[in-house]
Context: one part of a larger RNA
Formats: sequence, C1' cells, structure tokens
RNA sequence: UGACGGGGAGGCGCACAAGCAGUGGAGCGUGUGGUUUAAUUCGAAACAAAGCGAAAAACCUCACCAGGGUUUGACAUCCCGAUGACGUCCUCGUGAAAGCGGGGUUUCCGCAAGGACAUCGGGACAGAUGCUGCAUGGCCGUCAUCAGUUCGUGGCGUGAGCUGUACCAUUAAGUUGGGAAACGAACGCAACCCGCACCGUAUGUUAAAUUUAUCAUGCGGAACAGGUCCGAUUUUCAUCGGACAGGAAGGCGCGGAUUAUGUCAGGUCAGCACGGCUCUUACACCCUGGGCUACACACACCCUACAAUGGCUAAAACAACGAGUUGCCAGCCCGCAAGGGCAAGCUAACCUCUUAAAAUUAGCCUCAGUUCAGAUUGAGGGCUGCAAUUCGCCCUCAUGAAGUCGGAAUUGCUAGUAAUCGCGAAUCAGCAGGUCGCGGUGAAUACGUUCUCGCCUCUUGUACAUGUUUAA
Repeated sequence: UGACGGGGAGGCGCACAAGCAGUGGAGCGUGUGGUUUAAUUCGAAACAAAGCGAAAAACCUCACCAGGGUUUGACAUCCCGAUGACGUCCUCGUGAAAGCGGGGUUUCCGCAAGGACAUCGGGACAGAUGCUGCAUGGCCGUCAUCAGUUCGUGGCGUGAGCUGUACCAUUAAGUUGGGAAACGAACGCAACCCGCACCGUAUGUUAAAUUUAUCAUGCGGAACAGGUCCGAUUUUCAUCGGACAGGAAGGCGCGGAUUAUGUCAGGUCAGCACGGCUCUUACACCCUGGGCUACACACACCCUACAAUGGCUAAAACAACGAGUUGCCAGCCCGCAAGGGCAAGCUAACCUCUUAAAAUUAGCCUCAGUUCAGAUUGAGGGCUGCAAUUCGCCCUCAUGAAGUCGGAAUUGCUAGUAAUCGCGAAUCAGCAGGUCGCGGUGAAUACGUUCUCGCCUCUUGUACAUGUUUAA
C1' cells in the first nucleotide's frame, strides 16, 4: 500500500422484513450428470454451466460410429510432360450410393510460333470442427450502471508512498456546496441519443360516410425544485421534507441504449482470424446406413394439473406488435376434423395471415379421483418432404395413469409491476411446452435496517501478500 476480521462508524440494493405468486411432491417437455453403446460428436461447471453455443439433429446439418470408395485431392495458385477442344446431352454394365469400367454425340482460337480450356501423369502444394483459450487477436460473461479509477504541476516523507480523492453537510452518483497544501485536468456519473405520455404546426397516400382528425409521417414546443406557503438544518451559502396551485406529465416523469481503470491465466483455437505442434494412401475428401432421440437412476429449468374465483355447451364483445410473391391466401364447394379442390386480392396504412383469449350472458354439472386432470396405449386418417421404421407435426374415435396443493429447503416481483389471458415473429420444407416481442385484465405490501447475502466510504487490528528504509 493492499487483502482480510464471528473489529468499529456511516450508507446502499426485492438483501432482509411486509406481502403476492411459485419451485421442491405428480405427469410430461427440454438440458445436464451418470450409465449404456459400434457411436451415443464437441464445448459450457458455484454465483457468472445445465430450454446454454443450438433463431429448428429424419437425409443434409455432422464434427461421432459401421461399411463402401478417392489420393494434387471437394476447394486455391503455379510449373513440367502427354493427350484432346472443353462442355452439354443420350446411354450400357456393376453398385446401397459414392464411385469404377465402357459406348454414342460433339471436335476451340490462330497463317505460324503459340494461346485458352479440360483430362491424365509428375512436382510445388491443398486440406484438418486435429492439439494448445495456460502462446494470442477479436468478441463476450462477471463484480456492476457499483461510483469509482487516474494524471500534470506543487506540497509532505530518507523511502515505499501520502496529499489531491480525506473532513462537515448533501446526492441515485468522486452529485453538489462549504472548508482545507493544494491548484487544475482525464476516463467514468449526469447530460447529449431512441421510445412512451401532452400540445402546436405542415402534409394527406392506401385511413375516415363528405365535412375532417380521432389516424399516420415529419418538424417544433413543453418540466426547471420554476411559483406560493409551512417546517427541519444552518452564521451564510446551500440542502432536505410536507402541502398547494397550475399542468398531459412533479420532483432523475417512465422505459431503453450506453458498463471507467481493472478482477477472475473467467469463456470461446468448434463463428472467424492467428503463433507453435501434429496428421499427409490419412487425423484429409466423397457416399450409404446408423448415432447425436439409448435409460435402474440423480440434478436444473419449463409446461399441464390436482378443480366450483372451476369444467362443459351455446350466444355474443373489445387489441397491439409483426409477417407475406418459391409467399400470405379471402370466398365457394367437399370432409366430423386435420385438411383437400376451385379460385379473387395483395410486392401490401389497400389484400391476406387475423374470428384474439381471459372477460360477459344463459344453461348443465354439485364436491366425486368426478362432466376434474390429461399421461399412456389401440385403431383410422391428414400434411410436409426423394424418404416420417429407428426419428416429425396434426385430426378423429376409443383408452383414461399419477395427481386431492406438495418435507427440509428455495425463487421471482415495489405498478400498469406481480399474477393471469391470448396474439405475433425469427429459425424453418415440416416440427415451439423454448426464445424474442406484443397487447388484454390487473392486485397486495414496504413498520423499518436488528438480523441473512452482496457492495461503497472512512477508521482500527493483523504472525497474510507486495514494496521501502536502516542495521547485521
């Protein structure tokens, strides 16, 4: 100087407390461990791994395994030699395919030298999701949106260092004020950026019945502790609390983006790049099939429930964000349905996806393993796609498991939040209980900081770490 303390003081955070809903028990989904396997490819490991890389494993993907094949190679640049246009198309044998072996068609430019292109042979080389994230770049996580981290000059100290940055107040904040051997400055904080809420203005396509603005787009305004009152503190300056007015909005208005110096030899050589090492008839490349989907078990995170604030049937309301031409598909017809047939519109404020659902009204059920719950299984169908057996999704009929609110323990959330309800998108041929968004309905509670966890500042102790001076 740091770090640490079951030392002290002060402060903060859904950290506790006060509440609401859960998880932990059941079934299922997904991931992980383990086990198994020819292979179950690899990585991620407390917080900060485990619906994570993966915004889609039937083939492909694919890196794994078995088998079949290729060796200048699937891909790049160049050299030498030989042959010939190359290519396209048709076709035969063998084969699971890849490939291997044939046949036909075609026969480049240039007067020439030669050139272009392709094949074969040879040589340089290619290639590697092989290793090392403890050789690295880049990017990311984390402490942490925590309030910190430093520099120049000066001052103090033999020096390491200190001061500045400590103190008194205050703040979300090293925010600001006062004061002070410091005076200034930089990166962070804040603001500048984006969205939401209000108003004005301009424009009017495809919205609106026409007038038009309630809509859309652009630009601008608006909020600053600004005004009044009271209180606390104070020499003052300032600061804080409460109330009122005005206002669409009131005390950082709400949300987002933005993450300093550094820490963890944190993560990634499998996104990419790259040093070194290793393989080079194989650790490279192609193909068929299998595997990543296994299953005594353990863990993590979801989904669905255990019902009456409910279930079923019928009637009948109200959104927003988005997406669409290899696409979204109205409407009509067929089908109980999934879906199929015909087919209009739309490159979209035009047309379509797109009837939102919970909610409301009426009826039935009457507390039961049930008209709860839906796992599992059987049968029949539909769709995508060369192909649904391993291994997809959906529909109909039948079947009707566990489960009656969950031990120790543990998670999220402070407001349009939690809870609950549906909708859209990316990925995508097909497949969403995941992810990312969108709107609908819409709470309870916070006395407070003793305690738990984490963090910040000052101070104190230390036989810890590093550094300094002096002596030996």